[in-house]
RNA sequence: AGCUCAUCCAGAGGGACUGAGGGAACGGCCCGUUGAAGUCCCGGCAACCCCCCCACCGACCGUGAGGUCCGGUGAGGAAGGUGCCAAUUCCGUCUCGUGGCGAAACGCGCCGCGAGGAAGAUGAGGA
Numbered sequence: 001a002g003c004u005c006a007u008c009c010a011g012a013g014g015g016a017c018u019g020a021g022g023g024a025a026c027g028g029c030c031c032g033u034u035g036a037a038g039u040c041c042c043g044g045c046a047a048c049c050c051c052c053c054c055a056c057c058g059a060c061c062g063u064g065a066g067g068u069c070c071g072g073u074g075a076g077g078a079a080g081g082u083g084c085c086a087a088u089u090c091c092g093u094c095u096c097g098u099g100g101c102g103a104a105a106c107g108c109g110c111c112g113c114g115a116g117g118a119a120g121a122u123g124a125g126g127a
Stems, first nucleotide, its partner, number of pairs: 003125006013042005021031003025093004043085003048081002050077001052076001054074005059068003089119001094116009
C1' cells in the first nucleotide's frame, strides 16, 4: 500500500516555540496576525482495545448445595494501548424517492427534505 468488520447529529483546550496557512480531494462556506499548520508541555473528552466488579443467560463440571483461567448480554470503571478536543465527517459531490418554484404535463433547471451509496477518518482483526 491493500483486505474484513464496527462507529462517525454526543463530548472535550490552555501554555511555550514558531510564523501563514488550515478545514483529505473538488465546489461552497468557514477558521486564521485577537496567531494557521507543525513540534513540545500540561490538561481534558470518549470508551474501540482493555481492566475490574456485579446481575442475568448459555456452555461445561457436580448426585446435590454449588462451582469455572469458558462464551454472551447489560450496568459500572478508566490503570494501560490507540484516538480525539471549531463548525454533523462543516455542507455538498453518486443513485433513488419526494415537496416547492420556473404558467400546465413529460423532461430539464434551481431551492429543500428523506433513504442508500461513494470517498474519508478512527479502532479492532487478519494476512
The RNA shown here (SAM riboswitch aptamer (S box leader)) has 127 nucleotides and comes from Streptomyces albus. The source organism's lineage runs through Bacteria, Bacillati, Actinomycetota, Streptomycetaceae and Streptomyces. Rfam family: SAM riboswitch aptamer (S box leader). From the family's description: The SAM riboswitch is found upstream of a number of genes which code for proteins involved in methionine or cysteine biosynthesis in Gram-positive bacteria. The coordinates come from a structure-prediction model, not an experiment, and the mean pLDDT is 82. The sequence is in RNAcentral, with records from Ribocentre.